c-di-GMP-I-GGC riboswitch aptamer from a Peptococcaceae bacterium, 92 nucleotides, folded computationally. The model forms 95% of the base pairs in the Rfam consensus. Rfam family: c-di-GMP-I-GGC riboswitch aptamer. Its family is annotated with cyclic-di-GMP binding in the Gene Ontology. The source organism's lineage runs through Bacteria, Bacillati, Bacillota, Clostridia and Peptococcaceae. It was read from a public genome assembly, where an Rfam model found it. The prediction has a mean pLDDT of 85.
[in-house]
RNA sequence: GUUGAAAAAGGCAAACUUGUUGAAAGACAAGGACGCAAAGCCACGGGUCUAAAGCGAACACUGAUACCGCUAUGACAGCCGGGUUGCCGAAC
Numbered sequence: 001g002u003u004g005a006a007a008a009a010g011g012c013a014a015a016c017u018u019g020u021u022g023a024a025a026g027a028c029a030a031g032g033a034c035g036c037a038a039a040g041c042c043a044c045g046g047g048u049c050u051a052a053a054g055c056g057a058a059c060a061c062u063g064a065u066a067c068c069g070c071u072a073u074g075a076c077a078g079c080c081g082g083g084u085u086g087c088c089g090a091a092c
Base pairs, nucleotide, nucleotide: 001092002091003089004088011036012035016031017030018029019028020027021026034078040084041083042082044081045080046079047076048075049074054070055069056068
């Protein structure tokens, strides 16, 4: 350097529950472990989720709210790719 061992030390923590927060998606904390060798970090490309505000449509016809459609400026790094940092060390 490649790489990830039926190794060792240590690490993270899905679903679910409770609390807080947010319009929502979601986030945070505690419990809890499905899994993870970057399941550390960064929304850069694709993707996915949400739609408060905005626009449209519909209703109505004076003007709207809700519902419905579109939209990220909001999210997801445990969807894929990319960037960046890094523990251990069997084998080559």